[in-house]
Context: one part of a larger RNA
RNA sequence: GCCAACGAGUUAUGGUAUGUAGCAAGGUUAAGUUGUUCAGCAACGGAGCCGUAGCGAAAGCGAGUCUUAAUAGGGCGAAUUAGUUGCAUGCUGUAGACCCGAAACCGGGUGACCUAUCCAUGUGCAGGUUGAAGUAUCCGUAAAAGGAUAUGAAGGACCGAACCCAUAUCUGUUGAAAAAGGUUGGGAUGACGUGUGGAUAGAGGUGAAAUUCCAAUCGAACCCGGAUAUAGCUGGUUCUCCUCGAAAUAGCUUUAGGGCUAGCCUCAAGUAAGAUAUGCGGAGGUAGAGCACUGAAUGUUCUAGGGGCCUUCACCGGUUACCGAAAACUAUCAAACUCCGAAUGCCGCAAUAUUAAUUCUUGGGAGUCAGACUGUGGGAGAUAAGUUUCAUAGUCGAAAGGGAAACAGCCCAGACCAACAGCUAAGGUCCCAAAAUGUAAGUUAAGUGGAAAAGGAUGUGGAGUUGCAUAGACAACUAGGAUGUUGGCUUAGAAGCAGCCACUCAUUGAAAGAGUGCGUAAUAGCUCACUAGUCGAGUGACUCUGCGCCGAAGAUAAACGGGGCUAAAACUUACUACCGAAGCUUUGGAAUCAUCCUAACGGAUGGUUGGUAGAGGAGCAUCGUAUGCGGAUUGAAGCAGUUUCGUAAGGAAUUGUGGACUGCAUACGAGAGAGAAUGUUGGC
Numbered sequence: 001g002c003c004a005a006c007g008a009g010u011u012a013u014g015g016u017a018u019g020u021a022g023c024a025a026g027g028u029u030a031a032g033u034u035g036u037u038c039a040g041c042a043a044c045g046g047a048g049c050c051g052u053a054g055c056g057a058a059a060g061c062g063a064g065u066c067u068u069a070a071u072a073g074g075g076c077g078a079a080u081u082a083g084u085u086g087c088a089u090g091c092u093g094u095a096g097a098c099c100c101g102a103a104a105c106c107g108g109g110u111g112a113c114c115u116a117u118c119c120a121u122g123u124g125c126a127g128g129u130u131g132a133a134g135u136a137u138c139c140g141u142a143a144a145a146g147g148a149u150a151u152g153a154a155g156g157a158c159c160g161a162a163c164c165c166a167u168a169u170c171u172g173u174u175g176a177a178a179a180a181g182g183u184u185g186g187g188a189u190g191a192c193g194u195g196u197g198g199a200u201a202g203a204g205g206u207g208a209a210a211u212u213c214c215a216a217u218c219g220a221a222c223c224c225g226g227a228u229a230u231a232g233c234u235g236g237u238u239c240u241c242c243u244c245g246a247a248a249u250a251g252c253u254u255u256a257g258g259g260c261u262a263g264c265c266u267c268a269a270g271u272a273a274g275a276u277a278u279g280c281g282g283a284g285g286u287a288g289a290g291c292a293c294u295g296a297a298u299g300u301u302c303u304a305g306g307g308g309c310c311u312u313c314a315c316c317g318g319u320u321a322c323c324g325a326a327a328a329c330u331a332u333c334a335a336a337c338u339c340c341g342a343a344u345g346c347c348g349c350a351a352u353a354u355u356a357a358u359u360c361u362u363g364g365g366a367g368u369c370a371g372a373c374u375g376u377g378g379g380a381g382a383u384a385a386g387u388u389u390c391a392u393a394g395u396c397g398a399a400a401g402g403g404a405a406a407c408a409g410c411c412c413a414g415a416c417c418a419a420c421a422g423c424u425a426a427g428g429u430c431c432c433a434a435a436a437u438g439u440a441a442g443u444u445a446a447g448u449g450g451a452a453a454a455g456g457a458u459g460u461g462g463a464g465u466u467g468c469a470u471a472g473a474c475a476a477c478u479a480g481g482a483u484g485u486u487g488g489c490u491u492a493g494a495a496g497c498a499g500c501c502a503c504u505c506a507u508u509g510a511a512a513g514a515g516u517g518c519g520u521a522a523u524a525g526c527u528c529a530c531u532a533g534u535c536g537a538g539u540g541a542c543u544c545u546g547c548g549c550c551g552a553a554g555a556u557a558a559a560c561g562g563g564g565c566u567a568a569a570a571c572u573u574a575c576u577a578c579c580g581a582a583g584c585u586u587u588g589g590a591a592u593c594a595u596c597c598u599a600a601c602g603g604a605u606g607g608u609u610g611g612u613a614g615a616g617g618a619g620c621a622u623c624g625u626a627u628g629c630g631g632a633u634u635g636a637a638g639c640a641g642u643u644u645c646g647u648a649a650g651g652a653a654u655u656g657u658g659g660a661c662u663g664c665a666u667a668c669g670a671g672a673g674a675g676a677a678u679g680u681u682g683g684c
Base pairs, nucleotide, nucleotide: 001684002683003682004681005680006679011095012094013093014092015091016090017089018088019087020086021085022084023083026050027049028048032044033043034042035041036040054061055060064076065075066074067073098236099235101233105226106225107224108223109222110221116200117199118198119197120196121195122194123193124192125190127159128158129157130155134151135150136149137148138147139146163187164186165185168183169182170181171180202218204214205213211220239619240618241617242616243615244614249262250261251260252259253258263368264367265365266364267363268362269361270360274355275354276353277352278351279349280348281347282346288340289338290337294334295333296332299329300328301327305323306322307320308319309318310317371396372395373394374393375392376391377390378389379388380387401412402411403410416589417588418587419586421585422584423583427579428578429577430563431562432561436576438575439574440573441572442571443570449565455550456549459547460546461545462544463543464542465541466540467539468538476534477533478532479531480530482507483506484505487501488500489499513528517526518525590609591608592607593606594605595604596603597602620673622670623669624668625667626666627665628664629663630662631661638657639656640655641654642653643652644651645650
């Protein structure tokens, strides 16, 4: 891991509701006793319990009673009567109470053959080294001290086996071993090692102290018991079909992943209202807007007051590109501003229309209290988040199908079953891939389409305003572009062109600036404005707008699903056709609800039939009991194959195997259905 078997809402006793049966103003026996055909049944047993009357704390009174001084008022009652005892089912209290699961707590015992410390009594430590004190002799001293040489044999002394330990590293890591082996290392006469016997025990002991050790167990040993401890937590909880179908909210909670009540679901009984649209009538202060209040806030005018300056002994006075309340005018802002003020929504009323089923009441049973995203209106945040928090609608949750390449929450659409029938929705129609290489008119050249901003640009289409133009425009080419004059000043020079000044004048002329740029030291030179000619029809400026361009750097070719696409297979507009879903229709079938018909069986018409938690209904199968009816050696059960019936759980037939039991109907009763629980046991 697989297979098989086992494996979870039970039982007792109270309560309550529903159904059903008996009796009924009554209902019913309990313990027990007696009988008997004795795990049973029948009879007796009225103690007791519930009901028939309530009120009061009670005495008590009583269709009333209590309060009270009260005959008042008020409270609870009566008037308006149905109970009770079994049985079944739902739920619930008490019990282990659907099953498995703690870490722990307490009690009583068992442990010091491991290990910690201690006590008693024994035992062990090759060999080598060093050479303390003391002693002896000698030297030395006044005597000592001191010194030398011998002797001597001390030491938590030295080196190093046994023995004890465990520093480093390698191997081992389903090991040879639940701590070892190899190499290396520390102690090795000592606070040494060790044998035997003994002492200390869990609220404890022991500890050269590490929460260390107390039998591979130690922040409190182990065994048995209380004990099925408790678990607001996790996991699991076994056949089928049918009807309806939630919630993830409020309040309270030592409460926040738990609960209680309400909300929302379901079932039963009842009720006759409910919903939507139109009309009418209401309340309101949001969006917007506004500045009339409260605040914020721009500039100007005016001006009380203040500052500066002048004047003055002082007062007074004058002045001011300073500050400036108030006022006026002007431009603005506000969730906690409002002189105003919608649309929706909400409430009410009446009638009409639609709906046909919802509304409300009482009672039984729940589940839900982690919600998610999308659109819209806000708050928080950074007008960040697949963020958070409200409101509102939708979807998911509990919803399959089609589209969005793939994609709970987006778009379309709500799956009773069947069909090799049809029509559509969203979305699509070149190929992958069902359907238009559709029609008409434009746009785009960027593969834009098929990601992005500020900003930038003779990209290109459309609309408009305006200038010039056959008295010839714009562009190009040819020619001219002069004179007073080198204007004056300045300056070394300044001549159109370093700089300054100006009344930038005048002449000739078709036109030509006291000069637009290049240039020179200054001149010179080139050029422009301006003019004429050649040419012959448009040419400039600006505004709005459609589609494009740049801006544009990332980790796969990876920013159309792919191929591929350019008068499109892109974009805009219009039209036609087609494809396209479990939508709708058609045909057949099933269940169910309502209405109608029928004596009944049944039928007709119309509607409904997605579904998690959950409520309700109807069944299948297993084992056993009772009654009735059966089957079986001419082959029961079981097992295996095939066929067949039923909407399903399932049923039947037949063949083989097997070799002795077993089925159907009805009623009753349960150790009554497995795929999951790191389930239990067995097998492989």
The part of an RNA shown here (large-subunit ribosomal RNA, domain II) has 684 nucleotides and comes from a Bacteroidia bacterium. RNAcentral holds the full RNA, with entries from ENA. The organism belongs to Bacteroidia, within Bacteria. Rfam family: Bacterial large subunit ribosomal RNA. Gene Ontology terms of the family: structural constituent of ribosome and ribosome. The prediction has a mean pLDDT of 85.